[in-house]
RNA sequence: UGGUCUGUAGCUCAAUUCGGUAGAGCAGCCGUCUCCAAAGCGGCGAGUUGCGGGUUCAAGUCCUGUCAGACCAG
Numbered sequence: 001u002g003g004u005c006u007g008u009a010g011c012u013c014a015a016u017u018c019g020g021u022a023g024a025g026c027a028g029c030c031g032u033c034u035c036c037a038a039a040g041c042g043g044c045g046a047g048u049u050g051c052g053g054g055u056u057c058a059a060g061u062c063c064u065g066u067c068a069g070a071c072c073a074g
Stems, first nucleotide, its partner, number of pairs: 001073007010026004020057001028044005050066005
């Protein structure tokens, strides 16, 4: 320098195929249960989908620029 892949909640990851309500588990908080706590059960909060721009009625998804990481090639 070129190529491929990855980036989404505090953490680990779905949703990308085919553009159409952004979700799960763990963690956190509240409640329930208990003499108390844990476990179990119920509920709640948590997101600029790395960042900027574009296309579209509508973008995590398509196009483009860029940043970070991993791998490959030189």
Transfer RNA from Kitasatospora sp. LaBMicrA B282, 74 nucleotides, folded computationally. Model confidence (mean pLDDT): 80 of 100. Its Rfam family is "tRNA". Rfam links the family to the GO term triplet codon-amino acid adaptor activity.